Predicted 3D model of a 530-nucleotide part of an RNA (large-subunit ribosomal RNA, domain I) from a microbial mat metagenome.
Context: one part of a larger RNA
RNA sequence: GGCGUAUGGGGAAUGCCUAGGCUCUUGAAGGCGAUGAAGGACGUGAUAAGCUGCGAAAAGCUUUGGGGAGAUGCACGUAAUUGUAGAUCCAAAGAUAUCCGAAUGGGGCAACCCACUUGACUGAAGGUCAAGUACUCGAAAGAGGGCGAACUCGGUGAACUGAAACAUCUAAGUAACCGAAGGAAAAGAAAACAAUAGUGAUUCUGUGAGUAGUGGCGAGCGAAAACAGAGAAGCCCAAACCAAUAUUGUUACGGCAAUAUUGGGGUUAUAGGACUACGACAAGAAUAAUAAAUUAAAUUAGAAUCUGGUGGGAAACAGAGCCAUAGAGAGUGAUAGCCUCUUAUAAGUAAGGUUUAUUAUUUGAGUAGGAUCCUGAGUAGGGGGGAACAGGAGAAAUUCCCCUUGAAUUUGCCAGCACCAUCUGGUAAGGCUAAAUACUUACAAGAGACCGAUAGUGAACUAGUACUGUGAAGGAAAGGUGAAAAGAACCUCAGAUAGAGGAGUGAAAAGACCCUGAAACCAUACGCUU
Numbered sequence: 001g002g003c004g005u006a007u008g009g010g011g012a013a014u015g016c017c018u019a020g021g022c023u024c025u026u027g028a029a030g031g032c033g034a035u036g037a038a039g040g041a042c043g044u045g046a047u048a049a050g051c052u053g054c055g056a057a058a059a060g061c062u063u064u065g066g067g068g069a070g071a072u073g074c075a076c077g078u079a080a081u082u083g084u085a086g087a088u089c090c091a092a093a094g095a096u097a098u099c100c101g102a103a104u105g106g107g108g109c110a111a112c113c114c115a116c117u118u119g120a121c122u123g124a125a126g127g128u129c130a131a132g133u134a135c136u137c138g139a140a141a142g143a144g145g146g147c148g149a150a151c152u153c154g155g156u157g158a159a160c161u162g163a164a165a166c167a168u169c170u171a172a173g174u175a176a177c178c179g180a181a182g183g184a185a186a187a188g189a190a191a192a193c194a195a196u197a198g199u200g201a202u203u204c205u206g207u208g209a210g211u212a213g214u215g216g217c218g219a220g221c222g223a224a225a226a227c228a229g230a231g232a233a234g235c236c237c238a239a240a241c242c243a244a245u246a247u248u249g250u251u252a253c254g255g256c257a258a259u260a261u262u263g264g265g266g267u268u269a270u271a272g273g274a275c276u277a278c279g280a281c282a283a284g285a286a287u288a289a290u291a292a293a294u295u296a297a298a299u300u301a302g303a304a305u306c307u308g309g310u311g312g313g314a315a316a317c318a319g320a321g322c323c324a325u326a327g328a329g330a331g332u333g334a335u336a337g338c339c340u341c342u343u344a345u346a347a348g349u350a351a352g353g354u355u356u357a358u359u360a361u362u363u364g365a366g367u368a369g370g371a372u373c374c375u376g377a378g379u380a381g382g383g384g385g386g387a388a389c390a391g392g393a394g395a396a397a398u399u400c401c402c403c404u405u406g407a408a409u410u411u412g413c414c415a416g417c418a419c420c421a422u423c424u425g426g427u428a429a430g431g432c433u434a435a436a437u438a439c440u441u442a443c444a445a446g447a448g449a450c451c452g453a454u455a456g457u458g459a460a461c462u463a464g465u466a467c468u469g470u471g472a473a474g475g476a477a478a479g480g481u482g483a484a485a486a487g488a489a490c491c492u493c494a495g496a497u498a499g500a501g502g503a504g505u506g507a508a509a510a511g512a513c514c515c516u517g518a519a520a521c522c523a524u525a526c527g528c529u530u
């Protein structure tokens, strides 16, 4: 020096655990904000750095309900208090709520500075206190502004990429940015499809179908009808006509006409309505109020087990019992239906919700005639340029936008994939509309052939913290004594509040660098060997 064995140190793996996550289901909710939000700054405790709570009334104040012995948050110390005259705590409703922040009296380098008006202290003040003082829309009342995870609609709109290069094309109307709204949004009651048969608003799902098509016919893109389901709901204006009011014109002063506003009327394709002549006042629907029922916060009641030995400890074991509309689950010194909290079940009220009934208000049908009137105009359509449609200009219908033109009026007009005829279907140029559908920041209850501290969220712990960066932004590590602190009195060594040895606690030192405690690495002792 090497190897081996043993005993330690070191180290933190592994095992076990879970306080936290992840995914999903059901329900409920789907907003907050000038009555000042979201988010912060600064304060606030006997002691108080952090977190939490709260706001100069500051870990809190008031009322009501619940609850019933301790309480003064995390946080286990000391002190001082408080509570059966009902505290702490739970629920509901209020009060207070500094400063910044849309921030809104003016300004500003957010949490600061400086004003004006009125009133008060109060006579004065470069003083203090209270209330008010932004802008936009609106006649006024009043409203708006900002924030918020995704979902929705609209506006603007890439590139990487693929085409094995690349330009049409693709990626993709995606990402991103902007605007607007709601609990959903959007769409929606046929100028629709279809095909000689028929359907009957929209939305979503399955099939149709990777079909028909489209496409440097490359890469790719990619329907619809129909069928089967989910869910179902239909309506209102404009106009004709009638009337009122106002203004204007005209007048023979009786009126007449025009324009505007308002009310009635009316709403469609087998055309309908106005109008004329008859006739009717219903069924139903919506909203509000009242009453009843039901649901609903904190919360309440809630069955049934003892003994023996083992053990530090019994819930395990043995013996003998019991309850069960409760043998879900968690805790308790090891594994508990019967110890505790719960659980099944039952009870319970405020605000609020839902349903039903009654009342009130609003709304709400028809027949015949066929002369006249009405039925959405710079519209439909055409030409030019674009876009959306599965469809890239194509034979290219349909829909939308810009420029330019520009009809018809029920004997009308549009569509049925150029166009024409026949036929069929519909009635544009105004509007509203629940459900089935999308999503989940936050809330409640629950589930998991999900994770178990290098995993699972970045974050199980003072985590978007510490720290880094001028900044946008980036972004950790870090869990476990024990059943209970019983957290080691006292003694000795020592300079010692370090450390160690006794003593003591404990089932065990598990001794706070604390469960278990692998390997690397280090040391000591012994053996073998060079």
Base pairs, nucleotide, nucleotide: 001529002528003527004526005525006524007523008522009521015515016480017479020451021450022448023447024446025445026444027443029440030439031147032146039100040099041098042055043054044053046078047077050074051073061094062093063092064091065090066089070082071081072080105114106113107112115133116132117131118130119129120128121127135144136143137142151182152180153179154178155177156176162169166216192199193198203230204229205228206227207226213221214220234432235431236430237376241264242263243262244261245260246259247258248257249256250255269410271375272374273373274372275369276368277367278366284363285362286361287360288359289358290357291356292355293354294353295352299347300346301345305320306319307318308317321338322337323327329341330340331339381405382404383403384402385401386400387399388398391417412427413426414425415424416423467474468473487514490502491501492500493499
The coordinates come from a structure-prediction model, not an experiment, and the mean pLDDT is 83.
Rfam family: Bacterial large subunit ribosomal RNA.